[in-house]
Predicted 3D model of RNase P RNA and transfer RNA as a complex of 410 nucleotides.
RNA sequence: GUAGAUCGCUAAACGAUCGCUUGUCGGUAAAACGACAAGAGGAAAGUCCGGGCAGCAUAGGAUACUGACAGUCGCUAACGGCGACCGAGGGCAACCUUAGGGAAAGUGCCACAGAAACAAAACCGCCUUUUACGAGGUAAGGGUGAAAUGAGUAGGGUAAGAGCCUACAGCGUCGCAUGGUGACAUGCGGAGAAGGUAAACCCUGUCAGCUGCAAGGAGAUCGACAUUAAGGGCUAUCCGUCCGUCGGUCGACACCCGCUUGAUCUUGCGAGCAAUCACAAGGCUAGAUAGAUGAUCGUUCUCGACAAAACCCGGCUUACAGGCGGUCUACCACC
RNA sequence: GGCGGCAUAGCCUAGUGGUAAGGCGAGGGUCUGCAAAACCCUUAUUCCCCGGUUCGAAUCCGGGUGCCGCCUCCA
Numbered sequence: 001g002u003a004g005a006u007c008g009c010u011a012a013a014c015g016a017u018c019g020c021u022u023g024u025c026g027g028u029a030a031a032a033c034g035a036c037a038a039g040a041g042g043a044a045a046g047u048c049c050g051g052g053c054a055g056c057a058u059a060g061g062a063u064a065c066u067g068a069c070a071g072u073c074g075c076u077a078a079c080g081g082c083g084a085c086c087g088a089g090g091g092c093a094a095c096c097u098u099a100g101g102g103a104a105a106g107u108g109c110c111a112c113a114g115a116a117a118c119a120a121a122a123c124c125g126c127c128u129u130u131u132a133c134g135a136g137g138u139a140a141g142g143g144u145g146a147a148a149u150g151a152g153u154a155g156g157g158u159a160a161g162a163g164c165c166u167a168c169a170g171c172g173u174c175g176c177a178u179g180g181u182g183a184c185a186u187g188c189g190g191a192g193a194a195g196g197u198a199a200a201c202c203c204u205g206u207c208a209g210c211u212g213c214a215a216g217g218a219g220a221u222c223g224a225c226a227u228u229a230a231g232g233g234c235u236a237u238c239c240g241u242c243c244g245u246c247g248g249u250c251g252a253c254a255c256c257c258g259c260u261u262g263a264u265c266u267u268g269c270g271a272g273c274a275a276u277c278a279c280a281a282g283g284c285u286a287g288a289u290a291g292a293u294g295a296u297c298g299u300u301c302u303c304g305a306c307a308a309a310a311c312c313c314g315g316c317u318u319a320c321a322g323g324c325g326g327u328c329u330a331c332c333a334c335c
Numbered sequence: 336g337g338c339g340g341c342a343u344a345g346c347c348u349a350g351u352g353g354u355a356a357g358g359c360g361a362g363g364g365u366c367u368g369c370a371a372a373a374c375c376c377u378u379a380u381u382c383c384c385c386g387g388u389u390c391g392a393a394u395c396c397g398g399g400u401g402c403c404g405c406c407u408c409c410a
Base pairs, nucleotide, nucleotide: 001331002330003329004328005327006326007325008324009323010322012300013299014298015297016296017295018294020039021038022037023036024035025034026033041306045317046316048315049314050313051312052311053212054211055210056209060239061238062237063236066208067207068206069205070204071085072084073083074082075081086100087098088097089096090095101203102202106201107200108197109196110195118150123142124141125138126137127136128135129134152168153167154166155165156164171192173190174189175188176187177186178185179184216257217256219250220249221248222247223246224245225244231243232242233241234240264283265282266281267280268279270277271276301304336406337405338404339403340402341401342400345359346358347357348356353390360378361377362376363375364374365373383399384398385397386396387395
């Protein structure tokens, strides 16, 4: 320099004027009004997971024709998330991808083609026998198919053949040894050879009560009925547990709380490969309820993407014009 | 804001792993002097889109797009 890999940051800048939302202060009987301060995102999005919070019981136990997840170790409030590692696959490499338990527990399915789609088989071929038809043996070869009995090469063996036998190589599995917390790796030995599909049912293990801020927040009073029964709430079901039930009248007409100080942010330092965690100091950074965060003007540039809170967090996924930076790999050139 | 459902021909539906089926409509034909009716034929390259599992996907799994429905506290 070219080509690539990976991890971050940023999301035009500056000034002036007018306006909007919230807070504080002033002002007012209450307002109006005035001053000052603050005012969207990396995804605020999709609502796909997980939690907080709230109600149902301080949410308890069991079961499933319920739902989800699946290598190991760790992180976390939790997770189906993240990190590191193992196995498998891809790449010269940096690195990337991986829904990665079980198919000898059982069941189902494998269309068409094919003789046969998985314990039962002979279509062609080969061998024996027969004059012939036929009968028997054979899964090495051909043909069909996505897949054909499922261990390759060489030798032996045979009527012809076949792991039928032997040697070497490969495979999964069991046992032992060594290393590792572990998945697993390496080595030795034994016995072994019945396909695929679990994002089919299912089995094993683990987790999960339901409803979502439109959750939710002590109304008052009178009458009737009931007396531990009936009924109702929690629920997919059972156990268990809790509650008296129904009607009338008055009040209220969308104001207030929940609502933003939080698994919070910034900086420093330390532990750890990392995810993450500990400690110290400092900071307060939208909170509307028809819903604010805008408009105009001026200057400059590389002429500006996807898109905008609505209870709050942790993740995932999806959308995105560009710009900047760090680390690493391959090749070429030079020193 | 939250929760749930749907998407197959122009319209309405079936199909839940193995050649996408039916009705209405539309077009063409047969029949007829001309029509109607009847009969026959045609009408999905792509089952909303993109990936994955599988030999094989409208169907199973993940992501996206569009549409529809339900839920307004204190009371």
The coordinates come from a structure-prediction model, not an experiment, and the mean pLDDT is 79.